[in-house]
RNA sequence: GGACCUGUAGCUCAGCGGUAGAGCAAUCGGUCGAUAACCGAUAGAUCGUCAGUUCGAAUCUGACCGGGUCCA
Numbered sequence: 001g002g003a004c005c006u007g008u009a010g011c012u013c014a015g016c017g018g019u020a021g022a023g024c025a026a027u028c029g030g031u032c033g034a035u036a037a038c039c040g041a042u043a044g045a046u047c048g049u050c051a052g053u054u055c056g057a058a059u060c061u062g063a064c065c066g067g068g069u070c071c072a
Base pairs, nucleotide, nucleotide: 001071002070003069004068005067006066007065010024011023012022013021018055026042027041028040029039030038048064049063050062051061052060
């Protein structure tokens, strides 16, 4: 220098055009002799940034930024 993959909640990951979800963690409550175990509930991400397409974009397109792999 070139190619490809990747970026979504505190963490690990789903979601591939039509309301952004799960597990763990957190908070509150229940249960228990007690508990980090078990049960229930609650809160939490405008989806890396900026543009474009579309009635509608996490999702499609472009340029950047971060991470990774390969080639030179």
Annotation:
A computed fold for a 72-nucleotide RNA from a Nitrospirota bacterium, annotated as transfer RNA. Its Rfam family is "tRNA". Taxonomically the source falls in Nitrospirota (Bacteria, Pseudomonadati).